[in-house]
Molecule: Bacterial RNase P class A
């Protein structure tokens, strides 16, 4: 100084008038009033009801260890693998020897599959043998490179790396390092499937409670049986139940509704998610649904407006402030 990389902080200030919507008050008047995603509604809660709610089948959901968490598909750390010169980023990351399927075409031959050209040995010739180094086809060809050996050749022998099996050391562990074996058996599970783990539905227009209203029919059953309801399909238990057809009337109000697993600050543990701790501080609750107009003043202004309440995740997003890390170049 240029190119990067990982996080924060903010989300136009202040002040005077009026003017909206709540809480407090006799009442003058005090206080409080839209985000970092409030937004998608994709996950998991909390709370409310079915309901007394077991078992299993089917069916999803999650996949490397080890932690936080109410609890997650979500966060921390840490292993492996990819990518990057690095800082750092992503990861659908258990099982292919349980079974089944798929790999066109090319090629001789694509799994309990193989000799097409070439090398070599024999033989007049032709057949007949050996053999996969070399060559061709392919994304992929009976482990990879290289050396010795050989009639030519091969893990046939040998050095190096891989795969896989075993031993020992170090980790809680997922793994990692070292030595030992010639055992070498294609790839693919965000293909069917195995495997281990979870898993009842609906929802604030959920529910409660208070007023109000409740008029007249028709049909079938009434002993057992049978059948029907109990909120993700299905059986098994198990609990309740007379059913069905038409019509008429009420539908208003108050709860739920905001103090919460709460947010900020300190301080303490932790590598971190995050945990405990305080005589500390903050806090919209509408319901045809509140936040706005004027002046001055600062100024950088995009995405964008709470609806029962939180925790996450994607996604949108502008102009500023701050930190600490790589690279490359120049000076000191």
């Nucleotide at each position: 100084u240029a190119a990067g990389c990982a996080a924060g902080c903010c989300g136009u200030u202040u002040g005077a008038c009026c003017g909206c919507g709540u809480g407090g008050g006799a009442g003058a008047c005090c206080g409080c009033g839209a985000g970092g995603a409030a937004a998608g509604u994709c996950c998991g809660g909390g709370c409310u009801c079915c309901a007394u709610a077991g078992g299993g089948c089917a069916g999803a959901a999650u996949g490397c260890c080890g932690g936080a968490u109410a609890a997650c598909g979500u966060c921390c750390g840490g292993u492996g693998g990819a990518g990057g010169c690095a800082a750092c980023u992503c990861u659908a990351a258990g099982g292919a020897a349980a079974g089944u399927g798929c790999a066109a075409c090319a090629g001789a031959a694509a799994g309990g599959a193989a000799a097409c050209c070439g090398c070599c040995u024999u033989u007049u010739a032709u057949a007949a043998g050996g053999u996969a180094a070399g060559g061709g086809u392919g994304a992929a060809a009976g482990g990879g490179u290289g050396a010795g050996g050989u009639a030519a050749g091969a893990g046939c022998u040998c050095a190096c790396a891989g795969u896989c099996g075993g031993g020992c050391a170090g980790g809680u562990a997922a793994c990692u390092g070292u030595c030992c074996g010639g055992a070498c058996g294609u790839g693919u599970a965000a293909a069917c499937c195995c495997c281990a783990u979870u898993c009842g539905g609906a929802g604030c227009a959920a529910g409660a409670c208070u007023a109000a209203g409740a008029a007249a029919g028709g049909g079938c059953a009434u002993u057992a049986a049978a059948g029907g309801g109990g909120c993700g399909g299905c059986c098994c238990g198990u609990c309740c139940c007379g059913c069905c057809c038409a019509u008429g009337g009420u539908a208003a109000g108050u709860c739920g509704c905001u103090u919460u697993a709460g947010g900020c600050u300190g301080c303490c543990g932790g590598u971190g998610a995050c945990g405990g701790u305080a005589u500390g501080u903050c806090a919209a609750g509408a319901u045809a649904g509140a936040u706005g107009g004027u002046c001055a003043u600062u100024a950088g202004a995009a995405c964008a407006g709470a609806a029962c309440c939180c925790g996450g995740c994607u996604u949108a997003u502008g102009a500023g402030c701050c930190u600490g890390c790589u690279u490359a170049c120049a000076g000191c």